[in-house]
Context: one part of a larger RNA
RNA sequence: AAGUAACGAUAAAACGGGUGAAAAACCCGUUCGCCGAAAGCCCAAGGAUUCCUACGCAACGUUAAUCGGCGUAGGGUAAGUCGGCACCUAAGGCGAGGCCGAAAGGCGUAGUCGAUGGAAAACAGGUUAAUAUUCCUGUACCGGUCAUUACUGCGAUGGGGUGACGGAGAAGGCUAGGUUGGCCGGAGAUUGGUAGUUCCGGUUCAAGCAUGUAGGGAGUGUUCUCAGGCAAAUCCGGGAGCACAAUCCUGAGGUGUGAUAACGAGUCUGCUUGCAGACGAAGCAACUAAUGCCCAGCUUCCAAGAAAAGCCUCUAAGCAUCAGGUAAUGAGUGGCCGUACCAUAAACCGACACAGGUGGGCAGGGUGAAAAUCCCAAGGCGCUU
Repeated sequence: AAGUAACGAUAAAACGGGUGAAAAACCCGUUCGCCGAAAGCCCAAGGAUUCCUACGCAACGUUAAUCGGCGUAGGGUAAGUCGGCACCUAAGGCGAGGCCGAAAGGCGUAGUCGAUGGAAAACAGGUUAAUAUUCCUGUACCGGUCAUUACUGCGAUGGGGUGACGGAGAAGGCUAGGUUGGCCGGAGAUUGGUAGUUCCGGUUCAAGCAUGUAGGGAGUGUUCUCAGGCAAAUCCGGGAGCACAAUCCUGAGGUGUGAUAACGAGUCUGCUUGCAGACGAAGCAACUAAUGCCCAGCUUCCAAGAAAAGCCUCUAAGCAUCAGGUAAUGAGUGGCCGUACCAUAAACCGACACAGGUGGGCAGGGUGAAAAUCCCAAGGCGCUU
């Protein structure tokens, strides 16, 4: 220079009350404004206590601060079913022997790891200052183990099937959701109108179990036979007959039950005045409708679109009054780790409370072809001078 520039999106504040030494910024209230395919909600990664409560204001906060993601202390994360491990494999890693290399080491078989994929099972309501598919209430389901009963060819690291998959397109059937009406409860005003075709609010309910629909797929059963499936096979596969026209598999949704419960607009009571307790109406119908479900389906195309475990089945060795298997019932059991909080962000990556970057899910009303646009709901904010 200079107490100058700046104080980090022009979404916006105003008033009253409270606390306090002090209030433009903290708390409460009434208005106003902004977002609303987000500036809301739920997860993954990453962070690692930032969560909640009490006390505090030196420093941190681009100002003040009684406030805070700040300081101090205390508290908080509850699982058979959510996710991971105790299962499986992919790319890729490691790699007994082995091959190669002067050594270090490189490659690689059998194996062994490795999720972003496959594989058993839970929903609704309530509750805390802070956790909840984890606690509580109610109603369920799955896998081992054991026992009892009944029936019985069981048996694998081996064979076979299934698991098991691409792009695009189209139609149908549904549901979530929405709208309107009915029903239930309430409103009539300090204002021009308002007793009607008015206005406001509510009209919610899961998994499971039973039924097996719209639809989709496959012929099915049996007899004989066979250089195939590294051995065997009643399984799979090839071939030849016979019988039957239906049968089987799959499959949203709906309906019933679950539920005489819960929830529920609101009403009442109590006092610490924003909390607790009690009671509790109606709880239906029609229309519309998804990018969700049926659908890993169907049609079509060429570039021809994981694997293994699991599950089902077949036998080998072997065992066959056993063991084992199947079904029902009952008993009992279910380990370890994660779980707070942020998560288009002031908590992650950017030296910062940084106009940058950051994967997935949810998707209300009016307008509209629409997830565009503009205005709103739920919810959240007014961006720390």

Large-subunit ribosomal RNA, domain III from Candidatus Methylospira mobilis, 385 nucleotides, folded computationally. The full RNA is in RNAcentral, with records from ENA and Rfam. The coordinates come from a structure-prediction model, not an experiment, and the mean pLDDT is 85.